[in-house]
Predicted 3D model of a 76-nucleotide RNA (transfer RNA) from an uncultured Desulfobulbaceae bacterium. Its mean pLDDT, the model's own confidence on a scale to 100, is 81.

RNA sequence: GCCAGCAUAGCUCAGUUGGUAGAGCGGCGCUCUCGUAAAGCGCAGGCCAGCGGUUCGAUUCCGCUUGCUGGCUCCA
Numbered sequence: 001g002c003c004a005g006c007a008u009a010g011c012u013c014a015g016u017u018g019g020u021a022g023a024g025c026g027g028c029g030c031u032c033u034c035g036u037a038a039a040g041c042g043c044a045g046g047c048c049a050g051c052g053g054u055u056c057g058a059u060u061c062c063g064c065u066u067g068c069u070g071g072c073u074c075c076a
Base pairs, nucleotide, nucleotide: 001072002071003070004069005068006067007066010025011024012023013022019056027043028042029041030040031039049065050064051063052062053061
């Protein structure tokens, strides 16, 4: 330099005929307990990497950029 994949909650990840997003763990509160752990119930937490395009409407489709991962190539 080229190609491919990935980017969604604090962490690990789901999310197909495009219609304003979920789970587990973690956090907080409550119940229970002498107290803790475990368990149960509830709550909070998201500019869906960024910028454009298509569309009535984009996490989803298209282009570019950034970052990460892997592969290929380079020396006269």